[in-house]
Molecule: c-di-GMP-I riboswitch aptamer
RNA sequence: UCACGAAAAUGGCAAACUUAUCGAAAGGUAAGGGCGCAAAACCAUAGGGCCUUCUGCAUGACGCAAUGGUAGCCUGGUUGCCGUU
Numbered sequence: 001u002c003a004c005g006a007a008a009a010u011g012g013c014a015a016a017c018u019u020a021u022c023g024a025a026a027g028g029u030a031a032g033g034g035c036g037c038a039a040a041a042c043c044a045u046a047g048g049g050c051c052u053u054c055u056g057c058a059u060g061a062c063g064c065a066a067u068g069g070u071a072g073c074c075u076g077g078u079u080g081c082c083g084u085u
Base pairs, nucleotide, nucleotide: 004083005082006085012037013036017032018031019030020029021028022027035072041078042077043076046075047074048073049070050069051068055065056064057063
């Protein structure tokens, strides 16, 4: 330096749920909370999946489509803490 993560140390993040707020929704943000996480740090203009449908298209009705989301769905990219044995 690269790979790896059984045990340990120092710190870190924060699911469900609650409140407030933004949003058409999915969902985001802040505070509380703590299920978990060695990348649960960043990238959605790298690919796939999943969620939503203001709007558009279509219909007698059911519907179809991200340009909206999700990095705590997977792969990928970038950066990074510790490691006696």